[in-house]
Context: one part of a larger RNA
């Protein structure tokens, strides 16, 4: 100087408390451990691994296993020699890859102008130089990332103090979300962080008015901005404005704090996002990529078929669906936002109980389509029952995608109807348009979400307080630790 303390002081955080909803019990989905296996490819492992890499394993992917096959090799450049084409057709063998054979057959320039010769282009075979490796080392590395933590810290120049390590500044008194600001002070300044500048939501003005809108005027319909038209309104998307403790009152030297204060759409950082200092964990990644070293070269490379990554006594994590009446089922009826669409989204109409099929209108989309929002509201039924709750499992019949759904897809219909009556010890999330609850969309994607990322609808309760648990900041103290 740090680190540590079941030392002290002080401050903060859904850290506790106060509340609301869960997990832990059930069934299933998914990841992991373990076990099994020819293989169940590899990585991630307290917090900071475990719906994680994977934003999507039937083949492919694929890195794993088995079988049969290739060796300058699957790709590219240069080079040596040869062929004249290459492409394509057909045959045999084979699971395919591969192996063997057959038919057909170039272009440009010059000489010669028929054959032929020389050069070039292109393709194949061939010689050689570079290959290839998801093999090892993340404890040789770059880059990227997690975490402490959006915590308020981490440092430097000069000066001063100390023999020196180092200190001071950065401590102290206040204040703040903040090393934020004020006052004081052997310090005076400065840098990286904080804040602001950026994006978005909330307000009004202005500009613009189609594909969006429809108040006034006219036309028209069974009905609809449907038409003429209009720019008021909604909206769309550009511009500048607006919030600064600016004003008032009280407290204070000041910074600032308090107020059911005024005005205002918004008030004291208005909500949300992007943004992550010096560093810590030899944290993670050699399997995104790059890369040193090592290893391999008829194999640890490359191609192919089938299988595996989907196994199952069991254990754990994360979820979904429930156990019902604030509910289930039936009928009627209302209101979103944000996205996506030409190898695509797919209307009306018809068929089918349905998944879906037929159909072909429109749309390169504020124009057309996906599009039905669901919870809600109105009416009916069920009456506390393992049930008209719950839907696992299994049998049968189908639909769709795709060369192909056996291993191993999703969905539909009929039948079947398991566990489960609110969950031990323990444990998680959340402070407001949040939790809870309800549906919708997208990426990936031929097909395949209860996951992920977004979107809106309905919409709470509680916070006395900081003694305690956990984590962190500052000051101080002890130490046989560095």
């Nucleotide at each position: 100087u740090g680190a540590c303390g079941g030392g002290g002081g002080u401050c903060c955080g859904c850290a506790c408390a106060a509340g609301c909803g869960g997990u832990g019990g059930a069934g299933c989905a998914u990841g992991u451990g373990g076990u099994u296996u020819a293989a169940u490819u590899c990585g991630a492992u307290g917090a900071u691994a475990c719906g994680c890499g994977a934003g999507g394993a039937a083949c492919c992917u694929u890195a794993c296993c088995u079988a049969g096959g290739c060796u300058a090799g699957a790709a590219u450049g240069c080079u040596u020699a040869g062929u004249g084409a290459c492409c394509g057709u057909c045959c045999c063998u084979g699971a395919a890859a591969g192996g063997g054979g057959u038919c057909u057959u170039u272009c440009c320039c010059g000489g010669u102008u028929u054959u032929c010769c020389g050069g070039g282009a292109c393709a194949c075979u061939u010689u050689g130089c570079a290959a290839g490796g998801u093999g090892c080392u993340g404890c040789a590395u770059g880059g990227c990332u997690g975490u402490c933590g959006u915590c308020a810290g981490c440092u430097c120049g000069u000066g001063c103090c100390g023999u020196g390590a180092g200190g001071u500044g950065u401590u102290g008194g206040g204040u703040u979300a903040a090393g934020u600001c004020c006052c004081g002070c052997a310090a005076c300044g400065a840098g990286c962080g904080c804040a602001a500048c950026c994006c978005u939501c909330a307000u009004a003005a202005u500009u613009a008015g189609u594909u969006g809108c429809c108040a006034a005027c006219g036309g028209g319909u069974a009905a609809u901005g449907c038409c003429g038209g209009g720019g008021a309104c909604u909206c769309u998307a550009g511009u500048g404005g607006a919030a600064c403790u600016g004003c008032c009152u009280g407290c204070g030297c000041a910074a600032g704090c308090a107020g059911c204060g005024a005005g205002g759409a918004a008030g004291g950082a208005g909500g949300g996002g992007a943004u992550g200092a010096c560093g810590u964990c030899a944290a993670g990644u050699c399997a995104u990529c790059a890369u040193g070293g090592c290893c391999u070269u008829u194999a640890c490379g490359g191609g192919c078929a089938g299988g595996g990554c989907u196994a199952c006594a069991c254990a754990c994590g994360u979820g979904c669906u429930a156990c019902a009446a604030u509910g289930g089922c039936c009928g009627g009826u209302a209101c979103a936002g944000a996205g996506g669409g030409u190898u695509g989204c797919c209307g009306a109409a018809g068929c089918g109980c349905a998944a879906g099929c037929u159909g072909g209108a429109g749309c390169u989309a504020a124009u057309c389509c996906c599009c039905a929002a669901a919870a809600g509201c109105c009416g009916g039924u069920c009456g506390u029952a393992g049930u008209c709750c719950g839907g696992a499992u299994c049998g049968g019949a189908g639909u769709c995608u795709g060369c192909a759904a056996c291993u191993c897809g999703a969905c539909u219909c009929c039948g079947u109807g398991a566990a489960g009556u609110c969950g031990g010890a323990a444990u998680c999330g959340c402070u407001a348009g949040u939790a809870a609850u309800c549906g919708c969309g997208a990426a990936u994607c031929a097909g395949a979400a209860u996951g992920u990322c977004g979107c809106g609808g309905u919409g709470a309760a509680u916070a006395c307080g900081u003694u305690c648990c956990c984590g962190g900041g500052c000051c101080u103290u002890g130490u046989a630790c560095a």